This is a predicted structure of a 348-nucleotide part of an RNA (small-subunit ribosomal RNA, central domain) from an uncultured Planctomycetota bacterium. Its mean pLDDT, the model's own confidence on a scale to 100, is 88.

Context: one part of a larger RNA
RNA sequence: CUGGGCUUAAAGGGUGCGUAGGCGGCCAUUCAAGUAGGGUGUGAAAUCCUCCGGCUCAACCGGAGAACGGCGCUCUAAACUGUUUGGCUGGAGUAAGUCAGGGGUGUGUGGAACUUCCGGUGGAGCGGUGAAAUGUGUUGAUAUCGGAAGGAACGCCGGUGGCGAAAGCGUCACACUGGGGCUUAACUGACACUGAGGCACGAAAGCCAGGGGAGCGAACGGGAUUAGAUACCCCGGUAGUCCUGGCCUUAAACGCUGAGAACUGGUAGGGAGGGGCUUCGGCUCUUCCUCACGGAGCGAAAGUGUUAAGUUCUCCGCCUGGGGAGUAUGGUCGCAAGGCUGAAACUC
Repeated sequence: CUGGGCUUAAAGGGUGCGUAGGCGGCCAUUCAAGUAGGGUGUGAAAUCCUCCGGCUCAACCGGAGAACGGCGCUCUAAACUGUUUGGCUGGAGUAAGUCAGGGGUGUGUGGAACUUCCGGUGGAGCGGUGAAAUGUGUUGAUAUCGGAAGGAACGCCGGUGGCGAAAGCGUCACACUGGGGCUUAACUGACACUGAGGCACGAAAGCCAGGGGAGCGAACGGGAUUAGAUACCCCGGUAGUCCUGGCCUUAAACGCUGAGAACUGGUAGGGAGGGGCUUCGGCUCUUCCUCACGGAGCGAAAGUGUUAAGUUCUCCGCCUGGGGAGUAUGGUCGCAAGGCUGAAACUC
């Protein structure tokens, strides 16, 4: 210097955009930086190595050679990398046509249910549990009918169905808006891929300010259970859950599987398109997404298997025994809670 890995053993960053960097399609051309060959200079001596020699041997010493794995100059070559110039269309993008969708934001809207309030009927219980009790009710509850108000969530459709980078997204309507697929092959002509830093997004909980508050419900109170019961069960119930603005930036943020590209047997389905044929029942070809099974291969096995964990290439992130410890310390971010970065002693 090279050599190992990351589904489950340690290890894929929560996700995207993108800077530097790395890496990059086909044809021709130029230069000659990398590259290759030759020549030449230098690479002090000693040391190291080989051979020969001198001290009786050795250490040591003397001589010769090799080496000094490097650098400079010069000549040559031009395949490859790079550079220059010109071109190409398969990668990438644009356009036109078309399609599906809980993709996003905002404003409205609807019905069921629930709770509360008002009124009618009615008259003794209701509620709750394993059983009870706390609770609630003759100041008329529960039940039932009519009316009003309020907040939150959207049953059926609903589907290993769809969309989104991920987090996530479900009544209906409108406005604004992002992305994707298919077909055509009209346009640009490598514009591509990845991406340290950076920036943006990022469930729930939590925090700040202002609203809102039906149901549920940490904390808390009570009733039970129990040896006890700071729980499980029951009756209540505050923050919170909801909205607006601003923070926080973490999750079993999971497919525990980074992104892109190419290649490598199949079968049965689902979703969105396009083409051909049709006796209109359908058949067949093809692109994208998705699910199950399974071959070779891979794998410690479980399994995976064209959506790879197969065979390869490019780039990033990460791992290096368990505990100590995601702790201490420093730095940095945060209002705080805390986050990010992140050891060692010691011990087995």